[in-house]
RNA sequence: AUGACGGAGAGUUCGAUCCUGGCUCAGAACGAACGCUGGCGGCGCGUCUUAAGCAUGCAAGUCGAACGAAUGUCCACCCUCGGGUGGGCGGAAGUGGCGGACGGGUGAGUAACACGUGGGUAAUCUGCCCUCCGGUGGGGAAUAGCACAUGGAAACAUGUGAUAAUACCGCAUGAUACGGUCCGGCGGAUGCCGGGCUGGGAAAGCUCCUGCGGGAGCGCCGGGGGAUGAGCCUGCGGCCCAUUAGCUGGUUGGCGGGGUAAGGGCCCACCAAGGCGACGAUGGGUAGCCGGACUGAGAGGUUGAACGGCCACAUUGGGAUUGAGAACGGCCCAGACUCCUACGGGAGGCAGCAGCUAAGAAUCUUCCACAAUGGACGGAAGUCUGAUGGAGCGACGCCGCGUGGACGAUGAAGGCCGUGAGGUUGUAAAGUCCUUUUCGGGAGGGGGAAUAACCCGGGGAGGGAAUGCCCCGGGGAUGACGUGAAUCCCGGAAUAAGCCCCGGCUAACUACGUGCCAGCAGCCGCGGUAAUACGUAGGGGGCGAGCGUUGUUCGGAAUCAUUGGGCGUAAAGGGUGCGCAGGUGGCCCGACAAGUCUGGCGUUAAAGUGCGGGGCUCAACUCCGUGAUGCGCUGGAAACUGUCUGGCUAGAGUACAGCAGGGGGCGUCGGAAUUCCAGGUGUAGGGGUGAAAUCUGUAGAUAUCUGGAAGAACACCGGUGGCGAAGGCGGACGCCUGGGCAUGUACUGACACUGAGGCACGAAGGUGCGGGGAGCAAACAGGUUUAGAUACCCUGGUAGUCCGCACAGUAAACGAUGCACACUGGGUGUCGGGGGCAACCCCGGUACCGUAGCAAACGCGUUAAGUGUGCCGCCUGGGGAGUAUGCCCGCAAGGGUGAAACUCAAAGGAAUUGACGGGGGCCCGCACAAGCGGUGGAGCAUGUGGUUUAAUUCGAUGGUACGCGAGGAACCUUACCUGGGUUUGACAUACAAAGGAAUGAUUUAGAGAUAAGUCAGCGCAGCAAUGCGCCUUUGAACAGGUGCUGCAUGGCUGUCGUCAGCUCGUGCCGUGAGGUGUUGGGUUAAGUCCCGCAACGAGCGCAACCCCUACUGCCGGUUACUAACAGGUAAAGCUGAGGACUCAGGCGGAACUGCCGGUGACAAACCGGAGGAAGGUGGGGAUGACGUCAAGUCAUCAUGGCCCUUAUGUCCAGGGCUACACACGUGCUACAAUGGUUGAAACAGAGUGAAGCGAAGCCGGGAGGUGGAGCAAAACGCAGAAAAGCAAUCGUAGUCCGGAUUGGAGUCUGAAACCCGACUCCAUGAAGUUGGAAUCGCUAGUAAUCGCACAUCAGCACGGUGCGGUGAAUACGUUCCCGGGCCUUGUACACACCGCCCGUCACACCAUCCGAGUCGGAGGUACCCGAAGUCGCCAGCCUGACCGAAAGGGGGGCGGUUCCUAAGGUACGUCUGGUGAGGGGGGUGAAGUCGUAACAAGGUAGCCGUACCGGAAGGUGCGGCUGGAUCACCUCCUUU
Repeated sequence: AUGACGGAGAGUUCGAUCCUGGCUCAGAACGAACGCUGGCGGCGCGUCUUAAGCAUGCAAGUCGAACGAAUGUCCACCCUCGGGUGGGCGGAAGUGGCGGACGGGUGAGUAACACGUGGGUAAUCUGCCCUCCGGUGGGGAAUAGCACAUGGAAACAUGUGAUAAUACCGCAUGAUACGGUCCGGCGGAUGCCGGGCUGGGAAAGCUCCUGCGGGAGCGCCGGGGGAUGAGCCUGCGGCCCAUUAGCUGGUUGGCGGGGUAAGGGCCCACCAAGGCGACGAUGGGUAGCCGGACUGAGAGGUUGAACGGCCACAUUGGGAUUGAGAACGGCCCAGACUCCUACGGGAGGCAGCAGCUAAGAAUCUUCCACAAUGGACGGAAGUCUGAUGGAGCGACGCCGCGUGGACGAUGAAGGCCGUGAGGUUGUAAAGUCCUUUUCGGGAGGGGGAAUAACCCGGGGAGGGAAUGCCCCGGGGAUGACGUGAAUCCCGGAAUAAGCCCCGGCUAACUACGUGCCAGCAGCCGCGGUAAUACGUAGGGGGCGAGCGUUGUUCGGAAUCAUUGGGCGUAAAGGGUGCGCAGGUGGCCCGACAAGUCUGGCGUUAAAGUGCGGGGCUCAACUCCGUGAUGCGCUGGAAACUGUCUGGCUAGAGUACAGCAGGGGGCGUCGGAAUUCCAGGUGUAGGGGUGAAAUCUGUAGAUAUCUGGAAGAACACCGGUGGCGAAGGCGGACGCCUGGGCAUGUACUGACACUGAGGCACGAAGGUGCGGGGAGCAAACAGGUUUAGAUACCCUGGUAGUCCGCACAGUAAACGAUGCACACUGGGUGUCGGGGGCAACCCCGGUACCGUAGCAAACGCGUUAAGUGUGCCGCCUGGGGAGUAUGCCCGCAAGGGUGAAACUCAAAGGAAUUGACGGGGGCCCGCACAAGCGGUGGAGCAUGUGGUUUAAUUCGAUGGUACGCGAGGAACCUUACCUGGGUUUGACAUACAAAGGAAUGAUUUAGAGAUAAGUCAGCGCAGCAAUGCGCCUUUGAACAGGUGCUGCAUGGCUGUCGUCAGCUCGUGCCGUGAGGUGUUGGGUUAAGUCCCGCAACGAGCGCAACCCCUACUGCCGGUUACUAACAGGUAAAGCUGAGGACUCAGGCGGAACUGCCGGUGACAAACCGGAGGAAGGUGGGGAUGACGUCAAGUCAUCAUGGCCCUUAUGUCCAGGGCUACACACGUGCUACAAUGGUUGAAACAGAGUGAAGCGAAGCCGGGAGGUGGAGCAAAACGCAGAAAAGCAAUCGUAGUCCGGAUUGGAGUCUGAAACCCGACUCCAUGAAGUUGGAAUCGCUAGUAAUCGCACAUCAGCACGGUGCGGUGAAUACGUUCCCGGGCCUUGUACACACCGCCCGUCACACCAUCCGAGUCGGAGGUACCCGAAGUCGCCAGCCUGACCGAAAGGGGGGCGGUUCCUAAGGUACGUCUGGUGAGGGGGGUGAAGUCGUAACAAGGUAGCCGUACCGGAAGGUGCGGCUGGAUCACCUCCUUU
């Protein structure tokens, strides 16, 4: 320079919403494991677990060109034929040299200068290598091997003898090395450099060539330099716990020694008393560190496999030796373990490569080769090399390829689904054509190999030549992999697809099976008969030789927030102040340059990552180039921070002149009240409560008066008023004392802000000691209440409350709001001060409203929760738990600090809509009240429960089931039971075959169904064949089911409720749920109407429209009617007639708050009045909003699914649904005189009638019979209405009441009245004398009472549905009960108060704490013992080189020994783990027990702290808080 990189969310708390907040998911990654599956190749990776134990083989040797040599072999010679000598080749073992300190493994230990990074070494070493200078002289004494001998099982050892060297030892020479000393110079430095004098101090040979003189090569010795490697020191950096806070005796320093390559308490003697630590010492836990790796937008977080660097370790612990350097495959000792043993002793160390055992979810071949790269040795050839290069096994990972391609519709078959049309699998298959990667067979064979020895050629330096040295060119052996790769030929679609998922998140749906079972599940959650969620199938989605699961890390998570969070109410401000450290800090000038900015240099190993490019066909992989944070050195800049000097006054402070105040401490004084005591008056009660009782009083209380005593608290003033840091402070006066405020002047000159620890203060309750004690009052006692009442209420009453001193140190210690400073619209009230008073303004407090802004919302808003700065405290899901444990404090109670296991998918905040409240306001309803009549008692009827039964079919079950489905069970009905039959069926459709008209009559058997016969009959069309219709039989489709599910459904219905409500569109408000409209003021039966209003309109409801009824007009009118006219009868609209009246029918009218007065707001409307048949919806009916109750009905009907199919279908007979100890509901009849009975005698309406109603007449005492007129009905019939009224009788009695029950005799219907009908007559004559608790209906033509009709129906009505007759009483009123409507308030309810919910107890399981103890582990201190071993000491023994003539010495070895010291032992205490009888609380668990604490005023407002008490929630006392409802008052604000 090109370029590269760059941020996603979702599910889940709720009825819904916003927020807070946790949990979970989607992504990437892995040395992985597991399940299912598996074709090929390339490149990587492969015991993460017990640093557990290991059989076997290999992993470090090499040099004969350092040395002697056993032995073998070849040749030659000699020979005593045994052999010997010489030479060559090979060469064990040994001496010697170099290397075994590299390479390879592992991660135990280690929190440390171990690592990383940057420096230092003037405090050091460095074999082999490079370079330079100098040297390599001359001697000596041994020893292994070997031989002989001895001991031993072995390992091995010992003795004697001989021997070589590049082994060993002196001597010589020798320097600038080293030591001492003197002089000079230099440096930041305790040192460095130069010079003089002095001391001291090396060596080794071997090979080749030779012209034999020597030369060359490899070595050796001394020294300088370099390179490489190493040692030591040091700044900075990187884990957790403070429930580890104090640690330290070689400890810190000094002086002098010792030791080391080297500084140093590294070690030692002596001296001093230091050193480290809140910037975290010490202790504990965990951990090898890094380059890097994974993830991430980044900042970060996690990690340290493979590759690379460093460190540490090598069975555990200790030790030295050798060496340049030290110990995985060396040595010594001790421990454990394993093995051998002749029991005396020995041997061993895979955390090298393979491999084995065990462990474990889990990790490979006892392979090939030194061909390449590298290493050791060697002059070299070469040898060795489990380093390495390769191969093998494993989908363990990454990357690439393939399992075919094209065409192919009849959309084949099969499968699945199906509304039975079809759809789908699906161009998928088959089939046709094509290709050959891969595969099988064969061919082929690049490159990895460079060069060494050696040969050839050329050049060069030196030299006399040769060998040799240096350079260049050419030739030149060698391949484990390898049956390799590329490439080519032949064959043939051939050899090759699975896994997971399909409710939402999340892409992909149906069927069947199952039935809270079996199972699924990452979270939410699925499954209890229609499961897209379980299992299977079909189909679909995703990925693909893989796919899922599990585990782990990062991400998402801004969920620890530096980037990038919070703390009024969600978790979170310390109870308050003072203040050390720390952090932060006003204005101006100057200086410095630590921070800061900038240039250069060094380093940041390689690999990796990013970027650019290249090579394997691509990619993975690999090669080349380049870039990149950090640290150090150095040059520069000076705005800001910092440091230093000087100055300033705006911050802060001081003094003086003033002011207000329940600020604090001490003392003195005062009055009211209470109780007690004494006395007086006085008499029967007092006291207390919802009501009572305990208590008190005739021994004189209460009441009242007088006097006295005591203690505590200070009414009124008194106030969102004052003061104080907070707690808190209230009679008056005095003394002492702190703080604040305004104004003005003077002074100091940043002296400031905050504040971890620390210190002080700190309500109530509590504690100790001493006082005091009137009232009040935990505990306690008694009384009451209650199911209980360890409470609420009452009567008493002790601690305490008060004072002094001392502790304690907590509260809802709250404004739930840390402190300080600055800035940012206002208004109102009030306290203090100032401007002379006032108006008004300013300063300091205090309270309310409110702008911008903030906030999840509520709200805050110059007294911020706004905008900023500084500092402190605190939070990180709920429960467990403010618990356990440890520590600190306390006399105790207790306080401070403060977890974890386990468990849940939430816990929460604010606001919304409902519902609810023993919250409030307003208002309705036969809701209460006022009345009338009932039910509940009796008998009977009827329904239900229960019981019974072969069956007593089924359903309905608070209100809203129970004279309900049923508007009518003797058979039928009928669904139930028993028995007998039947199987294409009792019934429908269509097909095929056979037969026959259909049909009617009839016989026999049988309980009948049914079966077997007989007779009659033979349709329509067509010429016929035959067709149509109907019946019978057979077959196969199918029928059938009152079988199940009303919780799969439609439809219909009940109920709230004929209550006045329920919603929508647009607009507006709110982040949103949602609100507004629909609230408010009036009014109404009504969301009815009016007014107002960010709403304006609209819909479903209300009302009206419809029907009946009340008045009336008109029209027409017979079967109805009859006024007038006429006829007529015993009488009668009976007849003619009429259309007036009544009536019936049709069509209209009329009533609308229209009119008047009043009230009201001038409205709506209300009150009163007039007129009117009717007056304020005239009366009644029909009509039932959105919805609620999984309300009722699968048995009216319809219908999904399931079930039965010679039966759960169907037919028949009989039985049952009618049972009966009981219980309940609904009724009827009564209990009587407002009545019964008897007699005579009135007045309706609405219905109904042809298988019908049935008149008159006749019969019967009656039910009824007979009879048959009339009538399809304003005509005829049912049909006499009854109560009432009149008259008579009964006279309060179980009756002349009442009629049950029973006996007898009948009538009617019906095939049939036994089970089991109704009615009649005669006889019988039960209970019952007005009904306990409780409960129902009704507000006017109503209740009550009286009868009539109808539906069902053969018959059966006390029930139902209608109809008319007679016909009341009462409503003051809304306190209360019930239900409902609107507004508002509280809520922890939302299945919505029949809600929610707390604690003990009981049971099961789980984790945890304490625990007499007990068993381990770790480290510590003191002491004992003390292996191996170094230094030191000792002169007992041995002794070659050197010195010495010798004696002897020096030196060495052996031995002994002090100190130190591993392992071991003893004692003590510390920390930690396992286990533990028993004990404690905690958590969890569909249906256990006791109560009811909390949520509404939760029924005693709740909560906080504390104390006492109680089965339990809890109760009570004292003080505090509002996070309390309601009512009243006051104040403030808003609107008019």